Background:
A computed fold for a 148-nucleotide RNA from an uncultured Bacteroidota bacterium, annotated as FMN riboswitch aptamer (RFN element). Its Rfam family is "FMN riboswitch aptamer (RFN element)". From the family's description: The RFN element is a highly conserved domain that is found frequently in the 5'-untranslated regions of prokaryotic mRNAs that encode for flavin mononucleotide (FMN) biosynthesis and transport proteins. The prediction has a mean pLDDT of 79. It was read from a public genome assembly, where an Rfam model found it.
C1' cells in the first nucleotide's frame, strides 16, 4: 500500500413539573429520547439489526411413544418418531415529514409545522419503569499475519 483470515476492545437514549384517583414515571396536560451502513449532516428516504413467528440443516441431553432384542418373571430397552434445547443457514412479519428557504447537490442543513415507537409483567392502559438481557446484533475501532 492492500485482499482473505485470526484474535482484541467498543457497541441504545428518554416523563423534570402538575392534574384526577385508594392506585398511574402507564391515563390527562406538560417533559424528555433516537441503533447501524449509504446518501449534502437523516427516529420519518433506501438498506440492515434488535422484538416476534415459520422453514431446513446439523449436534447433545431430556422427555414421551413404539418394538427388534434381552430375562425364569419383574423388569430393562438400541434403532425410529415426536416434543425440547443449542448452534447455522433462509425466509415472513415489523412505525412515523411535510412546507419554506440556501446551494451544483439536501424529505438530511436553516426556519416553521407534524408523526411515530417490539413483546411480557404492572394495585391502573408504558416509545421512557421492571424483566428476558452481566444476553444477542447491524457494525465501529485496533492488532496479528499474509502478499506485493
Nucleotide at each position: 500500500u492492500a485482499a482473505a483470515u485470526u484474535c482484541u476492545u467498543c457497541g441504545g437514549g428518554g416523563c423534570a413539573g402538575g392534574g384526577u384517583g385508594u392506585a398511574a414515571c402507564u391515563c390527562c396536560c406538560u417533559a424528555c429520547c433516537g441503533g447501524c451502513g449509504g446518501u449534502a449532516u437523516a427516529g420519518u428516504c433506501c438498506g440492515c439489526g434488535a422484538c416476534u413467528c415459520c422453514c431446513g440443516a446439523u449436534a447433545a441431553g431430556u422427555a414421551u411413544u413404539c418394538u427388534a432384542g434381552c430375562u425364569a418373571a419383574a423388569g430393562c430397552g438400541a434403532c425410529a418418531a415426536u416434543a425440547u434445547u443449542a448452534u447455522c443457514g433462509g425466509g415472513a412479519u415489523u412505525g412515523a415529514u411535510c412546507u419554506g428557504g440556501u446551494g451544483a447537490a439536501a424529505u438530511u442543513c436553516c426556519a416553521g409545522a407534524a408523526c411515530c415507537g417490539a413483546c411480557a409483567g404492572u394495585u391502573a392502559a408504558a416509545g421512557u419503569c421492571u424483566g428476558g438481557a452481566u444476553g444477542g446484533u447491524a457494525g465501529a475501532a485496533g492488532a496479528a499475519g499474509u502478499a506485493u